[in-house]
Context: one part of a larger RNA
């Protein structure tokens, strides 16, 4: 901008794209076959590799605004406690999140035409032949089944719902408060009639028993202390900021 009125919602599927793999071991059956060594097809299950997708409940990462231990040095007047710096200073751990080295799921199968190929009927050519009329098998391949995206599919396609004949109304945008989005932009989700994000408050959850004081001890240290402290995670709570408002916005027929 367009689909010949303006919306808001759910759809069809022209057409495109993905996927399409494979092993090993059991049973049938030590059968068929074969003198014997030897050993099947057809058929069922059983468990794998590789690939792909989805996830975070386990299991292992990472987690530089989380907790702890420590070294140096400088500061907070001194001790006590702490803060900066030193690769996050070292190190030990460690929630969301995002990962895989973890989980879960997949490839089947069914149908339609078919190659080589096997085959009925049958002739030309009294026989004989899958072929020449006719008819039927026959592949991991075809076309389809199975995800996914698709109406700029311009042949622009349905469906349901709103809204109207002149001032703003369906509806959409600008702002804001954001996160399952996300470079911008889109996208979602909310905006007082509100739990959208901070706060707060309890719960999960990490660390691993705080600080000061008492006790005990010569002291190191223990005990009071399942403390203390907390990023993102679950609810609940209007304390805080999402207010107010502006803007765009539609035809013909009768």
């Nucleotide at each position: 901008c367009g689909c010949a009125g303006g919306a808001a919602a759910u759809u069809u599927g022209c057409g495109a794209g993905g996927g399409u793999c494979u092993g090993a071991c059991a049973c049938u059956a030590g059968u068929a076959c074969g003198a014997g060594a030897g050993g099947a097809c057809c058929g069922u299950g059983u468990u794998g590799g590789a690939c792909a997708g989805a996830c975070c409940c386990c299991u292992g990462g990472u987690u530089u605004a989380c907790c702890g231990g420590u070294u140096g040095u400088a500061c907070c007047g001194c001790c006590a406690g702490g803060u900066g710096c030193a690769c996050c200073g070292c190190c030990g751990g460690g929630u969301a999140u995002c990962c895989a080295c973890g989980u879960c799921u997949g490839g089947u199968a069914a149908g339609g035409a078919u190659a080589a190929g096997u085959g009925c009927u049958g002739a030309a050519a009294g026989c004989a032949u899958c072929u020449a009329a006719g008819c039927a098998c026959g592949a991991a391949g075809c076309c389809g089944g199975c995800c996914u995206c698709a109406a700029g599919a311009u042949a622009a396609g349905a469906u349901u719902u709103c809204c109207a004949u002149a001032a703003a109304u369906a509806g959409g945008g600008u702002g804001g408060u954001u996160a399952a989005a996300g470079a911008c932009u889109a996208u979602g989700a909310c905006c007082u009639u509100g739990a959208u994000a901070g706060g707060c408050u309890g719960c999960a959850g990490g660390u691993g028993u705080a600080u000061g004081a008492u006790u005990g001890g010569u002291a190191a240290c223990a005990a009071u202390u399942a403390a203390g402290c907390c990023g993102a995670g679950c609810a609940g709570u209007a304390c805080u900021a999402a207010u107010a408002g502006c803007c765009c916005g539609a035809a013909a027929c009768u």
Predicted 3D model of a 254-nucleotide part of an RNA (large-subunit ribosomal RNA, domain VI) from Porphyromonas gingivalis. NCBI's taxonomy places the organism under Bacteria, Pseudomonadati, Bacteroidota, Porphyromonadaceae, Porphyromonas. The full RNA is in RNAcentral, with records from ENA.